Background
The RNA shown here (transfer RNA) has 58 nucleotides and comes from Salmo salar. Model confidence (mean pLDDT): 83 of 100. Its Rfam family is "tRNA". Rfam links the family to the GO term triplet codon-amino acid adaptor activity. The same sequence occurs in records of 2 taxa. The source organism's lineage runs through Eukaryota, Actinopteri, Protacanthopterygii, Salmoninae and Salmo.
Formats: sequence, C1' cells, structure tokens
RNA sequence: UGGCUCAGUUGGUAGAGCAUGACACUAGCAAUGCCACGGUUGUGGGUUCAAUUCCCAC
Repeated sequence: UGGCUCAGUUGGUAGAGCAUGACACUAGCAAUGCCACGGUUGUGGGUUCAAUUCCCAC
C1' cells in the first nucleotide's frame, strides 16, 4: 500500500480478510458457496535495464 484493516527482504512490473456488485441457494431475508470490481504502493527527486523494496527532502 484498493472503500476499511493489514501482508509483501537478499530490487524483477502487488496479495489477503472485511466491505461492495453479480450469480447459486431461499416463499422472501439472513447465512453460506462461487465469481468479479477496486491500487499512478503519501508527495517530489536520485540510483538502476528494472524500485513498495535502496538513498534524499517534505
């Protein structure tokens, strides 16, 4: 660091739970199952082929 709470170590283009939506189930609701949506990783710089990861300022 997604709407909220939090993961993510020798740097290799980010995940979980809850919430939300659709579907199944139900007479209906809830619960449950399944799928999906959602992130310019506080901002701005630097190093690097490559930065959530290293460095600096706020």